[in-house]
């Protein structure tokens, strides 16, 4: 890097260091010196693990489901993945524009080559 499967409509500081810049791309729209990234500290959830109960399996493994806790490995704190980008539907219609549903892209996590 690539492939598999899972979640993305909640939740998170009015702290210190820092100095312009950030929102993955595209087209919009936004954030940002009343301080961007970026690191620390903090918080948030709870995907791996951790713990209890059931299921299925004859039995161990295992695999799933639900409960719980958060010292451990990650993740993540602006605005639905901030909207859009391909395809259908449905209203409207002059250009167009609204609503809606799959995909696709992307992020994260587990698992694999």
């Nucleotide at each position: 890097c690539u492939c598999u499967u899972a979640u993305c409509a909640a939740g998170a500081g009015a702290g210190g260091u820092g100095g312009a810049g950030g929102g993955a791309c595209u087209g919009g729209c936004c954030c940002g010196a009343u301080g961007a990234a970026a690191c620390c500290c903090g918080g948030c959830a709870a995907c791996c693990g951790c713990u209890a109960a059931g299921u299925a399996u004859u039995u161990u493994u295992u695999a799933c489901u639900u409960a719980g806790g958060a010292a451990g490995g990650u993740g993540c704190c602006a605005a639905u993945u901030c909207c859009u980008g391909c395809a259908g539907a449905g209203c409207u219609g002059g250009a167009g524009g609204c609503u809606u549903u799959g995909a696709a892209a992307g992020a994260u996590g587990a698992g694999a080559u």
Molecule: SAM riboswitch aptamer (S box leader)
Organism: Anaerobacillus isosaccharinicus